[in-house]
RNA sequence: AUCUUAUCCGGCGAUGGAGUUCGCCGUGAACCGCUUUCUCAAGCUGAUAACUCCUGAUCAACC
Numbered sequence: 001a002u003c004u005u006a007u008c009c010g011g012c013g014a015u016g017g018a019g020u021u022c023g024c025c026g027u028g029a030a031c032c033g034c035u036u037u038c039u040c041a042a043g044c045u046g047a048u049a050a051c052u053c054c055u056g057a058u059c060a061a062c063c
Stems, first nucleotide, its partner, number of pairs: 009026005016054006033044004
């Protein structure tokens, strides 16, 4: 100096916050949704990676 592994730490997982769990990455990284179309363009799902709670938006019912 380089590579690998373990621990710790930090970051990330398509729209907000928190807890828990999981996964990925170590700054030239992880990550930055899907379908059709040569492009232009058109269409679709979701505030979660997963679970729970809160907040925001929309619709319906009841008081």
Molecule: Fluoride riboswitch aptamer (crcB RNA motif)
Organism: Candidatus Aminicenantes bacterium UBA2199